[in-house]
C1' cells in the first nucleotide's frame, strides 16, 4: 500500500403493537404536551433462559427462538439488522 476480523464515529434504508380510559397538571373552546394509578397489546435498544451448532471439550460460546425486568405501542425520538464513508486495533500479504 492490500486483503481479512472485529471496534468507534458519520450518512441513509430500517418491522411490530391503544393518538385506550381515568385523575392530576401545563395551556386555556379544545386538541396535543407532562404525572400518576389501570387494563391491552408489541419485540428488532439492553437484559434474561432454553438449546441447534461451535470449541482449546474440565468448561466455555452461543440466536432473528423464547420471556417480557427494561424498552417501546400517531407523529417525533428511538431502533435489531444492512449498505457505503472516515478512522483505530489485531493477524497476514
Nucleotide at each position: 500500500a492490500g486483503c481479512a476480523u472485529c471496534g468507534u464515529c458519520g450518512c441513509g434504508g430500517g418491522a411490530g403493537a391503544u393518538a385506550c380510559u381515568g385523575a392530576c397538571u401545563u395551556a386555556a373552546u379544545a386538541c396535543a404536551g407532562g404525572u400518576c394509578a389501570g387494563a391491552g397489546c408489541c419485540g428488532a435498544a439492553g437484559g434474561a433462559g432454553c438449546a441447534a451448532c461451535c470449541g482449546c471439550c474440565c468448561c466455555g460460546g452461543a440466536a432473528a427462538c423464547u420471556c417480557u425486568c427494561a424498552g417501546g405501542c400517531a407523529a417525533a425520538u428511538g431502533g435489531a439488522c444492512c449498505g457505503c464513508g472516515c478512522u483505530g486495533a489485531u493477524g497476514u500479504u
The RNA shown here (Glycine riboswitch aptamer) has 93 nucleotides and comes from an uncultured Alphaproteobacteria bacterium. The sequence was found by an Rfam model in a public genome assembly.